RNA sequence: GGGGCUGUAGCUCAAUGGGAGAGUGCUUGACUGGCAGUCAAGAGGUUAGCGGUUCGAGUCCGCUCAGCUCCACCA
Numbered sequence: 001g002g003g004g005c006u007g008u009a010g011c012u013c014a015a016u017g018g019g020a021g022a023g024u025g026c027u028u029g030a031c032u033g034g035c036a037g038u039c040a041a042g043a044g045g046u047u048a049g050c051g052g053u054u055c056g057a058g059u060c061c062g063c064u065c066a067g068c069u070c071c072a073c074c075a
Base pairs, nucleotide, nucleotide: 001071002070003069004068005067006066007065010024011023012022013021018055026042027041028040029039030038031037048064049063050062051061052060
């Protein structure tokens, strides 16, 4: 330098172009003498960034950035 894959909640990951979610963690409450645990409720999001297509984009297209990987080049 070129190709491929990935980027969504603190973490691990879903989501057929139309309501952004689960597990876990966190907060509060109940049960308990307390911890742990169970149950219930709640908070937490610029879907990496910019632009485009579309009535509508996490999803499709382009560019950029980051990570992983393969190839090439130099030494």